[in-house]
Molecule: SAM riboswitch aptamer (S box leader)
Organism: Ornithinibacillus bavariensis
RNA sequence: CUCUUAUUCAGAGUUGGUGGAGGGACAGACCCGAUGAAGCCCGGCAACCUCACACAUUUGUGAAAAGGUGCUAACCUGGUGCAAGGAAACUUCCUUGAACAAUAAGAG
Numbered sequence: 001c002u003c004u005u006a007u008u009c010a011g012a013g014u015u016g017g018u019g020g021a022g023g024g025a026c027a028g029a030c031c032c033g034a035u036g037a038a039g040c041c042c043g044g045c046a047a048c049c050u051c052a053c054a055c056a057u058u059u060g061u062g063a064a065a066a067g068g069u070g071c072u073a074a075c076c077u078g079g080u081g082c083a084a085g086g087a088a089a090c091u092u093c094c095u096u097g098a099a100c101a102a103u104a105a106g107a108g
Stems, first nucleotide, its partner, number of pairs: 001108008013042001016041003022032003026081002029077001043072003048068002050063005078100001082097006
């Protein structure tokens, strides 16, 4: 990097340290940011892998103590973006699916 499967609900520092201008994937919007962005460290959350027990398997309950990741602005923007449908009535809202994206596990 590609493929497969699963998840994208909730939760976690409204003033931790460092750092210095950018950031929220992309587009367009709307936002956050010197009352301090990204990144890094620490803390925290969760529980995918993991661990314990039960069951006899496709599972359930519990733990986070050990290890591998992940996540930690939002009127909770994976908001809208392509397609279909509905409400309402000319501009908005809702539902379903797809695409794209992210994360985990496995394979190449």